[in-house]
RNA sequence: GAGAAAGGCAACCUGUUUCGAAAGGGCAGGACGCAAAGUCUCCGGCCUACAGCCUUAGGGCCAGGGCAGCGGGACUACCGAA
Numbered sequence: 001g002a003g004a005a006a007g008g009c010a011a012c013c014u015g016u017u018u019c020g021a022a023a024g025g026g027c028a029g030g031a032c033g034c035a036a037a038g039u040c041u042c043c044g045g046c047c048u049a050c051a052g053c054c055u056u057a058g059g060g061c062c063a064g065g066g067c068a069g070c071g072g073g074a075c076u077a078c079c080g081a082a
Base pairs, nucleotide, nucleotide: 001079008034009033013029014028015027016026017025019024032069038075039074040073042072043071044070045067046066047065052061053060054059
């Protein structure tokens, strides 16, 4: 998927965290949205830059870190109609 139903997830924001260097993540609330907003960084993109490298000492570069709710791809799955 049927102008349907059941059930599911949860952006922004708020609180919290002895998870993290950060980006970000977890938990609680909440509800912008989502038919794979389930799982996986394989490709592109984006964010961060601890370590490392460079430095004219200001800083610069870089993913072994992230974003699956940026797109593509792969894998898997609930409900019912016919």
Molecule: c-di-GMP-I riboswitch aptamer
Organism: marine sediment metagenome